[in-house]
RNA sequence: GGACCAAUAACUCAGUUGGUAGAGUGCCAUGUUCACAGCGUGGAGGUCGCUGGUUCGAGUCCAGCUUGGUCCACCA
Numbered sequence: 001g002g003a004c005c006a007a008u009a010a011c012u013c014a015g016u017u018g019g020u021a022g023a024g025u026g027c028c029a030u031g032u033u034c035a036c037a038g039c040g041u042g043g044a045g046g047u048c049g050c051u052g053g054u055u056c057g058a059g060u061c062c063a064g065c066u067u068g069g070u071c072c073a074c075c076a
Stems, first nucleotide, its partner, number of pairs: 001072007010025004019056001027043006049065005
């Protein structure tokens, strides 16, 4: 220098042809218990890495950039 992969909730990850953002764990409340754990029920929590573009509509498509990773090349 080139190619490819990843980036979504506090953490680990889904998201099937572009059509209202989800699960598990954790957290909060509540029920059960003398109490705790466990279990049941409910709830909070996201500008989908950043900036633009296409579209009626983008997590999804396009371009650039950032961070992490893998491989290839160069090498005075």
RNAcentral holds the sequence, with entries from ENA. The RNA shown here (transfer RNA) has 76 nucleotides and comes from Saltatorellus ferox. The coordinates come from a structure-prediction model, not an experiment, and the mean pLDDT is 81. The organism belongs to Saltatorellus, within Bacteria. Rfam family: tRNA. It is annotated as a transfer RNA.